This is a predicted structure of a 74-nucleotide RNA (transfer RNA) from an Anaerolineales bacterium. NCBI's taxonomy places the organism under Bacteria, Bacillati, Chloroflexota, Anaerolineae, Anaerolineales. The sequence is in RNAcentral, with records from ENA. Model confidence (mean pLDDT): 81 of 100.
[in-house]
Formats: sequence, structure tokens, C1' cells
RNA sequence: GGGCGCCUAGCUCAGACGGUUAGAGCGCAUCACUCACAUUGAUGAGGUCGAGGGUUCAAGUCCCCCGGCGCCCA
Repeated sequence: GGGCGCCUAGCUCAGACGGUUAGAGCGCAUCACUCACAUUGAUGAGGUCGAGGGUUCAAGUCCCCCGGCGCCCA
């Protein structure tokens, strides 16, 4: 230098076919249970979907560009 993949909650990831309010597990907080802790159950908080721009009535999803991480080729 060329090609490909990934970036979504604190962590690990789904959602990728454009359309209902953006989700799961773990973690965290509160409550119940217990003498207490753990386990279990209930409820809840937490995201400008890596940055910017474009297309569209509508973008996590499509397009352009930038950045970060990884793999392959040279």
C1' cells in the first nucleotide's frame, strides 16, 4: 500500500430484510425472604447504537468519509 471482518448498556453479545417503545445474560440499586449472608423472587436505573455527513416520510440497519481493534496479502 491492497482486501476482509468488527465497533450497540459497566462487561459479553443479539438485532443487519429500513417501519410498533432498542433488547438479552451477567453486573448495579431498592424491596421481599433470613438473626445475618448467600440463593431465590419482584421492581428499577443505566444507550444520543464509535465520530461526522448523505439518501429516505422514516436509518442501529443503506451510501460516503474519518477514527479504533483484529485477520489476510504484498